RNA sequence: AGAGUUUGAUCCUGGCUCAGAGUGAACGCUGGCGGCGUGCUUAACACAUGCAAGUCGAACGAGAACGGGUUAUAGCUUGCUAUAACUGUCAGCUAAGUGGCGCACGGGUGAGUAAUAUAUAGGUAACGUGCCCUAGAGAAGAGGAUAACAUUUGGAAACGAAUGCUAAUACUCUAUAUGCCCUUAAGACUUAAGUCUGCAGGGGAAAUAUUUAUAGCUCUAGGAUCGGCCUGUACGGUAUCAGCUUGUUGGUGAGGUAAUGGCUCACCAAGGCAAUGACACCUAACUGGUUUGAGAGGAUGAUCAGUCACACUGGAACUGAGACACGGUCCAGACUCCUACGGGAGGCAGCAGUGGGGAAUAUUGCACAAUGGAGGAAACUCUGAUGCAGCAACGCCGCGUGGAGGAUGACGCAUUUCGGUGUGUAAACUCCUUUUAUAUGUCAAGAAAAUGACGGUAGCAUAUGAAUAAGCACCGGCUAACUCCGUGCCAGCAGCCGCGGUAAUACGGAGGGUGCAAGCGUUAUUCGGAAUCACUGGGCGUAAAGGACGCGUAGGCGGGAAGCCAAGUCUGAUGUGAAAUCCUAUGGCUCAACCAUAGAACUGCAUUGGAAACUGGUUACCUAGAGUAUGGGAGGGGGAGAUGGAAUUAGUGGUGUAGGGGUAAAAUCCGUAGAUAUCACUAGGAAUACCGAAAGCGAAGGCGAUCUCCUGGAACAAUACUGACGCUAAGGCGUGAAAGCGUGGGGAGCAAACGGGAUUAGAUACCCCGGUAGUCCACGCCCUAAACGAUGAACACUAGUCGUCGGAAUGCUAGUCAUUUCGGUGAUGCACUUAACAGAUUAAGUGUUCCGCCUGGGGAGUACGGUCGCAAGAUUAAAACUCAAAGGAAUAGACGGGGACCCGCACAAGUGGUGGAGCAUGUGGUUUAAUUCGAAAAUACGCGAAGAACCUUACCCGCUCUUGACAUCCACAGAACUUUCCAGAGAUGGAUCGGUGCCUUCGGGAACUGUGAGACAGGUGCUGCAUGGCUGUCGUCAGCUCGUGUUGUGAAAUGUUGGGUUAAGUCCCGUAACGAGCGCAACCCUUGUCCUCAUUUGCCAGCACGUAAUGGUGGGAACUCUAAGGAGACUGCCGGUGACAAACCGGAGGAAGGUGGGGACGACGUCAAGUCAUCAUGGCCCUUACGAGCGGGGCUACACACGUGCUACAAUGGCCAGGACAAACGGUUGCAACCACGCGAGGGUGAGCCAAUCUGAGAAACCCGGUCGUAGUCCGGAUCGGAGUCUGCAACUCGACUCCGUGAAGUCGUAAUCGCUAGUAAUCGUGGAUCAGAAUGCCACGGUGAAUACGUUCCCGGGCUUUGUACACACCGCCCGUCACACCAUGGGAGUGGAUUGCACCAGAAGUUGGGAAGCUAACCUUCGGGGGGCUACCACUUACGGUGGAAUUAGCGACUGGGGUGAAGUCGUAACAAGGUAACC
Repeated sequence: AGAGUUUGAUCCUGGCUCAGAGUGAACGCUGGCGGCGUGCUUAACACAUGCAAGUCGAACGAGAACGGGUUAUAGCUUGCUAUAACUGUCAGCUAAGUGGCGCACGGGUGAGUAAUAUAUAGGUAACGUGCCCUAGAGAAGAGGAUAACAUUUGGAAACGAAUGCUAAUACUCUAUAUGCCCUUAAGACUUAAGUCUGCAGGGGAAAUAUUUAUAGCUCUAGGAUCGGCCUGUACGGUAUCAGCUUGUUGGUGAGGUAAUGGCUCACCAAGGCAAUGACACCUAACUGGUUUGAGAGGAUGAUCAGUCACACUGGAACUGAGACACGGUCCAGACUCCUACGGGAGGCAGCAGUGGGGAAUAUUGCACAAUGGAGGAAACUCUGAUGCAGCAACGCCGCGUGGAGGAUGACGCAUUUCGGUGUGUAAACUCCUUUUAUAUGUCAAGAAAAUGACGGUAGCAUAUGAAUAAGCACCGGCUAACUCCGUGCCAGCAGCCGCGGUAAUACGGAGGGUGCAAGCGUUAUUCGGAAUCACUGGGCGUAAAGGACGCGUAGGCGGGAAGCCAAGUCUGAUGUGAAAUCCUAUGGCUCAACCAUAGAACUGCAUUGGAAACUGGUUACCUAGAGUAUGGGAGGGGGAGAUGGAAUUAGUGGUGUAGGGGUAAAAUCCGUAGAUAUCACUAGGAAUACCGAAAGCGAAGGCGAUCUCCUGGAACAAUACUGACGCUAAGGCGUGAAAGCGUGGGGAGCAAACGGGAUUAGAUACCCCGGUAGUCCACGCCCUAAACGAUGAACACUAGUCGUCGGAAUGCUAGUCAUUUCGGUGAUGCACUUAACAGAUUAAGUGUUCCGCCUGGGGAGUACGGUCGCAAGAUUAAAACUCAAAGGAAUAGACGGGGACCCGCACAAGUGGUGGAGCAUGUGGUUUAAUUCGAAAAUACGCGAAGAACCUUACCCGCUCUUGACAUCCACAGAACUUUCCAGAGAUGGAUCGGUGCCUUCGGGAACUGUGAGACAGGUGCUGCAUGGCUGUCGUCAGCUCGUGUUGUGAAAUGUUGGGUUAAGUCCCGUAACGAGCGCAACCCUUGUCCUCAUUUGCCAGCACGUAAUGGUGGGAACUCUAAGGAGACUGCCGGUGACAAACCGGAGGAAGGUGGGGACGACGUCAAGUCAUCAUGGCCCUUACGAGCGGGGCUACACACGUGCUACAAUGGCCAGGACAAACGGUUGCAACCACGCGAGGGUGAGCCAAUCUGAGAAACCCGGUCGUAGUCCGGAUCGGAGUCUGCAACUCGACUCCGUGAAGUCGUAAUCGCUAGUAAUCGUGGAUCAGAAUGCCACGGUGAAUACGUUCCCGGGCUUUGUACACACCGCCCGUCACACCAUGGGAGUGGAUUGCACCAGAAGUUGGGAAGCUAACCUUCGGGGGGCUACCACUUACGGUGGAAUUAGCGACUGGGGUGAAGUCGUAACAAGGUAACC
C1' cells in the first nucleotide's frame, strides 16, 4: 500500500466481498511445562447451608462457667494430681443486660437515570463536619428513674404484660461562662447583596474511671479531612414528537432547612420555555481510559481507579456528625418457609455454593503472616476487605519436544512417459547433551523485637536416561502451496467470483506441499481498508442528485478611507488537568510478559498581562456596488373593450342528376323524400393564413388578426441626487401548461368514453363512419409535467472569428454606408475542464458567497402517520425482504419490417420443369425376432451405398469356439499339403490314403500346421461435445491481417476511409501514414487460329496399280487428325470522354478484344456443422463375450406423408419403311467380329485384339415416304396371367431381360416452388465406373439448337459505408404484464388478550407536620389546689398500594383481504429495445 466482482472488450460511476488489528468470548480438533494476569456479557431470576461487624470489665450493676488464690480431704514422689468448699479484694475474666464508639467505611451490582447524573472550570459574603491537630477557658452543687434481677402471668412460637429492687461516663435541674447564639440604638467600610465595631436586653455547658499518671467530658476559635448547595461549558437517537407549562414564571410575606431557593404555603402579577429543537417517545449509568486509525475520526466503558445510583417491589420516617441506611425500623404488595390456624419468620446485586436461564464463565479452600479497617489505654478480638492456594490454553510472555554425523539415496507409500521421480539425511545406524521429566537431599527474601497462610515455595546439589512431550488449517483466483483415485449438476463445497452434467489442481480420500505452532481453525462482534457521509477529504448536463418559477422574513456572507474598543484572533504568565494507563529513560525478577523509580505528556478549562494586522462592535466620512430623477426609441409582456376578413358547419332558396364519401382495398355512412357539385343569402362558434425568422417579449408557465384605453419590466444615452441602502434565502407568501372538479353560460370544428364498419387467430387497438363529456366564456378549486438548457442565484476574471435584434456615438464619399461601443440572442473555436460525449465570456474554465439536493439496484415515491383538497389526488416519507449487481459514456461486431451505393438467374423479361398420374429411388412414420448404423433447413432425403439373392452385413433366430478368425513371444510335435469315407443344416468332429520339401558352417534356421501355458488378441461397443485427418457451407464472395509510426486515459482507430474506376482491397489520385503478408489476377490444364518438327495403326491433294465397291496397294507428307514445341491478345494502335490519371466508350486490324470460353485452384474465419461405421487416436466399457465361426432370416415389410427422378398425358406426335452425320470411352477372369440357330432375350462357333490396327458399335433426334385424325385413341404404358433367356452353389422371400396376352391412372396439373443468359436452356442418343448378375441414379461424350434481359422499385443472398440498439448464445436475440402453483416477509382487518403513560373520581396503610375536647404522666416550680413540660387516643393536610371510568401510545395474535418478492422448461398474448413494425417517453 491494495485486490476480486457489472462488459465481447474499455473507461467511469457504484455497491458487495477479501487481505490487517482487537476481544471478559464461545464452538471443533489437538494438548508438555512455567511465570503474570483474567474468569455470569444471559434471569436487578429464585435461593438450602456456613461464614462476611463488632468491640470496650480502664463507663455500670451483676455474675462465678473457665482460670487463679485460700482452706480442707485423698493419693503420696513434699510439690504434683484429683475432689469439695470459700473468694469478688484478681491490670486473669464473663454468657445476657445498661452505657460508649462503630455499624453511613470496606465489599457487590448497573435496574433506574439524557440530567437533582458525569467530566471540567468556578462560586458558597447561602452552609455543615464525629473521630484527628492547634490555642484558650472550664468541669461547682443537687435530684429522680430504669434494664438486668426476683415473683406472678399471657402465648405453640416469635414475643410480651404486671408488681417490686438497683447502678452508671444513661437521664434531669440549678449555679458560673467577656468570647457562642438571638434582638438591637449608634458609628465605620462598601455599596450588588453585605461586612465590621458595638451601649443595652434575653438565652445556653460539663462525666467520670483508676494502680496517680493517663484516658476521657464541656464551651469557644482556628486548621485538616469529608461533604451539602449553586453556576458556565461539554456530554445519545427520532420532527412520521411542534408547540409545552398553573407551583407553572416572577414578586411580597411566612414556614422549613446546616444552608440558598416555589423547597412549601397565602396573596398579587401573567408570565416562562421553544426550529441554536422546548415538550414527548426510544435507548443508555458517566469518566480516567480501552480498541482501531497516518491523523482527524469511529466504536466501546470487563478487570484497575474516580463519581453516581440501587439493595425482593413501592412508600416513609427514626437514630445519628453523617442514612431516609445491602447483612436497622414501620407500612403496603408479590413470593418462600414455620404454625397448636390464633399468629409469626425471611430477603446472597457480600464470599463460597445450589437450582434456573444460556453458546458460555471457577472452590460450600487456607490465613489474619503481610497491607488496611472497627473497637480498646493496651494485650488483644473481629475482618470471605485483603494476602495466598485450587479450577480453566481464556489471554499475554518464556522454554521444550533433542544435537552432530549418516547414500547403495534402504523398505514402505505415492506417482510414472515404465526410464524414473518424490517423501529424503528424513529413517535405520554411530557419537554426544540433559533444558524438561522422575527420584532424593538442602533451603532464602517477604519480618523493624516476636509472629510465615503461601510452603513438599523460588533457588541450589546429586542420580536415571533420548529418555516423558505436535498438532491444526489450507493448497481454482484474490492468497503462500499439485498430483492420483473415487463421484458424475448426484453427493457435496462456497468469504466474493464461482466449482460439480465421465478425464474436477474447487466435492470426498490419499501422497506431496504451504502457513502458523501448544496451539490451529470456525462463528460472533468493533475499527480499518471505505475519499462508501468526504472538517482534514466527495459530488449534482447525460451515472443517484438543481427546488416548476418569483418575491421576501430569520439566518449566513458583504465595497473604499480613518479613529476608538478588544468579543473572535495571536502571545506571555499563573492555577488546574487525581492516581493508574500510553510514551521515554533507568532499575528489579536468569530473559520476557510483569513490576518499581524518574521524566515527558494529558493537545482541555479558568484567571490574568500584552498586541491591534484581519473579522467583529462603535463614531464620523467616501462613491466604483445598489437605487432615484430626465430623454427618445424597441417589443406576439399583462388586463379590459370594440371591430374585421378567410375557412368549416348548419339553415333557406336557385341550378342540376346519380352518385357521393372513405380506404392499401373496402364497408358502415349520406343520396331519387334530389345528395355530392355550384350560386346567393342568413346564423353561430372557435381559431387568427401570408408577414414568421438561428427573430422579439416575459421570472417561469407562456404570449401571434386590427384598433382604443389602463398597466408591469428591460436596454441605451447624458447629467444630477441618496450614500452600502447589497447578495443569497430555511420556514412563509404569490404565480403556475394540459388534464380534472364545482356553479352558470356557450357549443361551429375537433374529440376521451361509447356505437357501428373493416383488419385480425383474436383486435376491448392502429384505419374508416358517427359521437357525448371536454375543448370556449365568467367565477371558484386542483398544484402536477421529459414544468428541460435534464445545467439554482449573484459577483469578478480568462484568445478569437462569423451572424442577428435594440440603443447610442464617430467618420466621410451623406448611403438600404462604414467603424466603434453597451445590452440581448445564435454558430464555430483556443487555453482550460470533463469518464467520455461534450462545454468553452450566455462555461460544464478560474475563484468567492448563500440556498436546494444525492449516497447500490429492487421493494417504493409505496405502506403507516401528519398536513392540504369537494373529489381525483398532492406533499412529507420508511421498513421487512431480496439481488451482486443496477447504471453512464464511448469501442468494435451482429442485427433492423433504417438510409445511401454496388453485385449475383436475386427479381424482372423469357424458357423448360416440380407440385396432380403411374412407376423407380431415398427418407419419415408404422410394423417386425430383426426391419443394422449414420446423414436432418439452406449445407439430410437417386446422401455414405461406383451397385444388400448368399457373401457384403455391422441386425435377428438357432447351433458352436474360448490365447481365440487376426499379430508378437515360449515350449513340444509335425514339412506344407493332399485323397477318400462317416455324422451334421453347416461350422465342426471322427477316421483314412498319399507326401517327407527349402537353406545349412550339420549345431541349426526360415515358412507353414497342430497341441499347451500365459502375457495378450479382438470389439462396425460409447463419446465427432476429448481429438487428428478429410469434407460440406457462407463463397470464387473480395475480403482478412501484420510491422513501424501517429491519434485516443483506454477498448480501439488510422493504414483498409474519401473522389473516380474495376469482375476484383483491380488500378489511379488525394491523404498521418509508410510498407508488407494471406486472398484477387497471373503462372497450370483444356478449347478456339497459325507455324515448326514427327508420320503409324491415322490421312489421301497430286502420281501410279487394283477392286463390284472401300487408302485396298505402291507411294506421298500437301490437307485433316494425332502429340511435342512455339507464335498469338498487350487496351499494343486510332478517335472521344475523363483531372494531362486510372479507366471507360467507339473504331481499325485480327481466328480470337478487353479476365476470349471452360476447368483445377477455396484467404482469416463461421456453423462445439459432418464423420470414432474409411483410417488413425485419448478416455471409458466387454473379455467362455459387446470377441469369433456357421445355417437361415432381415436390411426389399406397408393404412400413410415428403424429397429426388423416369415415363407420359400426344399430331412440333405415335407407328411402319427407307436414308445421313458424331464424340468420348472400355476390353485378356476380357471385348468379341464373320458365319449359321432362335420372333426375341439369347445360344453355338471363336477370326481378330493387351488396341489411332481388332472389338463393344447399330448413334438417335434428323431427312424422305406412308398411316393414324383428337378419340382415353394405332396416345400412355402401370398392373396381372402365361412362356422363356442369362448370370450365379442358389433367383421362394428378393435379380435383370425377352416373347405372347392384359391395357390402370393420366387429357398439361391448386397454393406454392426449381433450373437456366449461348453452343447455354431444351431435346436426342452414346460411353464409363461399380459389377458374377442387377440403373430411370452418378460420371463423362458428342448431335440438333432457341427465347429474353426495359431495368434494379420489390423478394432472397452478399459487399462497402452511414445510422439506431436495452442484442453479445449476438433478432431463432432481448424482454413486459395478467393468470395458475409453491414459499417468504409485509400493509389493511371485525376483533382479542397484554404492556406503558397521563387525566378525572373513589378509597387511603405507615409516617412526618399541625391541631388535640377527653385521658395518662418520675425529675422542675408550687400557695400543695395545682402549674409547666411530656405522652397517647382522636382530627386535618399530604400520600404508597389498590379500585372505577374514559383516553393516548406501543408490541403480539387474528377469519378474510391488498399489493410485493423469489422460484422449474406452466398458460395467454407481444407492450418495450431497430422507424420494434401505430416513434418512444412525462
Small-subunit ribosomal RNA from an uncultured prokaryote, 1482 nucleotides, folded computationally. The prediction has a mean pLDDT of 84.